A computed fold for a 65-nucleotide RNA from a bovine gut metagenome, annotated as transfer RNA.
RNAcentral records the identical sequence in 2 taxa.
The RNAcentral record of the sequence draws on MGnify.
The prediction has a mean pLDDT of 81.
């Protein structure tokens, strides 16, 4: 100086109820298993504080890499 968001990898702009691939569940399909379809389930955004009408996002401090 950088990064930390969901089991794994990463998005998320200019602050306004958090996604997306894979990975896992049901279901169709198939003699079965894969592939393919369709759904869905899981996050108090490292932690502790300030600002603010509202913080993953801005600020200060701390932890891990």
């Nucleotide at each position: 100086u950088g990064u930390g968001u969901a089991g794994c990898u990463c998005a998320g702009c200019u602050g306004g109820u958090a996604g997306a691939g894979c990975a896992c569940c049901u279901g169709a399909c198939u003699u079965u298993u894969a592939a393919u379809c369709a759904g869905g389930u899981g996050g108090c955004c490292c932690u502790g504080g300030g600002u603010u009408c509202g913080a993953a996002u801005c600020c200060c401090a701390g932890c891990a890499c």